[in-house]
Molecule: SAM riboswitch aptamer (S box leader)
Organism: uncultured Bacteroidia bacterium
RNA sequence: GAUUUAUAAAGAAGGGUGGAGAGAUUAGGCUCUGCGAAACCCUGGCAACCUUCCCGCACGGGAAAAGGUGCCAAGACCUAACCCCGAGGAAUCGGGGAAAUGAUAAAUU
Numbered sequence: 001g002a003u004u005u006a007u008a009a010a011g012a013a014g015g016g017u018g019g020a021g022a023g024a025u026u027a028g029g030c031u032c033u034g035c036g037a038a039a040c041c042c043u044g045g046c047a048a049c050c051u052u053c054c055c056g057c058a059c060g061g062g063a064a065a066a067g068g069u070g071c072c073a074a075g076a077c078c079u080a081a082c083c084c085c086g087a088g089g090a091a092u093c094g095g096g097g098a099a100a101u102g103a104u105a106a107a108u109u
Stems, first nucleotide, its partner, number of pairs: 001109007013043005021032003026080004044072003049068002051064005076101001082097006
């Protein structure tokens, strides 16, 4: 990198270096940012996928957090193509669903 499965409206920030961007990609919007972006490092934390323990095993459930990851603005920031519902003469607007894409975990390769 690829494949499969699962998950996502919850939760959790300080410091140092750095010095202008960032929020995956494209477009539009919106937001964050010199009261210091990204990135890297340290410390702290969140969560509970792997893990450990318990309910005898499986299933399902509960507890823990030492270890392997992950994460710590806003729903994956919002919208986009499809389906349904509502408003509207229409343009369009609002709500919902299911995808696609991306992310993360675990397994396989």